[in-house]
RNA sequence: ACGUGUCGCUGGGGGUGGCUUUUGCUGAGAGCGGGGCUGACGCCCUGCAACCCUUUGAACCUGACCUGGGUAAUGCCAGCGGAGGAAAGCGGCGCGAUAACGGC
Numbered sequence: 001a002c003g004u005g006u007c008g009c010u011g012g013g014g015g016u017g018g019c020u021u022u023u024g025c026u027g028a029g030a031g032c033g034g035g036g037c038u039g040a041c042g043c044c045c046u047g048c049a050a051c052c053c054u055u056u057g058a059a060c061c062u063g064a065c066c067u068g069g070g071u072a073a074u075g076c077c078a079g080c081g082g083a084g085g086a087a088a089g090c091g092g093c094g095c096g097a098u099a100a101c102g103g104c
Stems, first nucleotide, its partner, number of pairs: 002096009011054004017025001031048007060085003066079004
């Protein structure tokens, strides 16, 4: 060289649910704004912030208006499931290792 642990930098990826008079749920995260569409319910786009994840990838998406359990209710829990997808490069330090090449 390389391997590995950890930290950092730059870039990138991602979701934002359920309910309620209030409080109160889960979670790392459910925040604050702007805009568009609709008769309405509601849906979509977007800025900032926080947070998580980044191939050693269960962050997140799909299957899924799925299955079982539970709850006031909900991806709340479990299954589905290491199923199919999903965003990477660099550097510091520690440890291991130290071949080839070169020197004696």

Model confidence (mean pLDDT): 76 of 100. TPP riboswitch aptamer (THI element) from a Deltaproteobacteria bacterium, 104 nucleotides, folded computationally. It was read from a public genome assembly, where an Rfam model found it. Rfam family: TPP riboswitch aptamer (THI element). Its family is annotated with thiamine pyrophosphate binding in the Gene Ontology. Taxonomically the source falls in Myxococcia (Bacteria, Pseudomonadati, Myxococcota).